A computed fold for a 106-nucleotide RNA from a Phycisphaerae bacterium, annotated as SAM riboswitch aptamer (S box leader).
């Protein structure tokens, strides 16, 4: 990298450096950004996928906890694009696809 399984409507910032774009790809929107975004560093926090633990009459798709391995810390994965259904319509609901994260595997 590929494959596969699960989850994706919650949650979480301060300082330093940098200096113009950024929000996965393409497109249309809509947002964030010199009141300094994005990115990098430090510390902090959120969370509970994995490891290692504790608990249970139930032994599990359980409860607890958060030391270790990740991950994450604007907006539902920011919304939509493809399919199905509803609606006069605006739009609404569901599914898929793609993506992200973790585990397993190649």
């Nucleotide at each position: 990298u590929g494959u596969u399984u699960a989850u994706c409507a919650a949650g979480a910032g301060u300082g330093g450096c940098u200096g113009a774009g950024g929000g996965a790809a393409c497109a249309g929107g809509c947002c964030c950004g010199a009141u300094g975004a994005c990115g990098c560093c430090a510390c902090a926090g959120c969370a509970a996928c994995c490891u290692g633990g504790u608990c249970c009459c139930c032994c599990g798709u359980g409860a607890c906890g958060a030391a270790g391995g990740u991950g994450c810390u604007a907006a539902u994965u920011c919304c939509u694009g493809c399919c199905c259904g509803a609606a006069c319509g605006a739009u609404c609901g569901g599914g898929a696809g793609a993506g992200a994260u973790a585990g397993a595997u190649u």
Overview:
The coordinates come from a structure-prediction model, not an experiment, and the mean pLDDT is 89.